The RNA shown here (FMN riboswitch aptamer (RFN element)) has 116 nucleotides and comes from Herbinix luporum. Taxonomically the source falls in Herbinix (Bacteria, Bacillati, Bacillota, Lachnospirales). Of the family's consensus pairs, 100% are formed in the model. RNAcentral records the identical sequence in 2 taxa.
[in-house]
RNA sequence: AUAGUUCUUCAGGGAGAGGUGAAAUUCCUUACCGGCGGUAAAGCCCGCGAACCUUAAUUGGUAGAUCCGGUUAGUUUCCGGAGCCGACAGUAUAGUCUGGAUGGGAGAAGAACAUG
Numbered sequence: 001a002u003a004g005u006u007c008u009u010c011a012g013g014g015a016g017a018g019g020u021g022a023a024a025u026u027c028c029u030u031a032c033c034g035g036c037g038g039u040a041a042a043g044c045c046c047g048c049g050a051a052c053c054u055u056a057a058u059u060g061g062u063a064g065a066u067c068c069g070g071u072u073a074g075u076u077u078c079c080g081g082a083g084c085c086g087a088c089a090g091u092a093u094a095g096u097c098u099g100g101a102u103g104g105g106a107g108a109a110g111a112a113c114a115u116g
Stems, first nucleotide, its partner, number of pairs: 001115002004113007016030004031096002033086002035048004043084002051062003066082005088099003
């Protein structure tokens, strides 16, 4: 120093106010939130994870959302403006409540060994 092996630790945020109602943090108005890697710094560009379906399986599949202007060598990432999106189960219809979950995990950091 890292192309390898083993192990350890870490690894998701958000409903405050008003209205209707018998009942809603679920509806309406307003508010609030944004995992990991890549790339000019990204919820909405590419890929991955969680979730769901499927398989004997570590298999196969499904799966959300952005535009305009400016700056720049270069940005759907920065700045300005205006938008949009959000698994399953439960419950008055849920991105924000409760639950599966003291779970799983993209990945991050570190240690030992090994190799150079």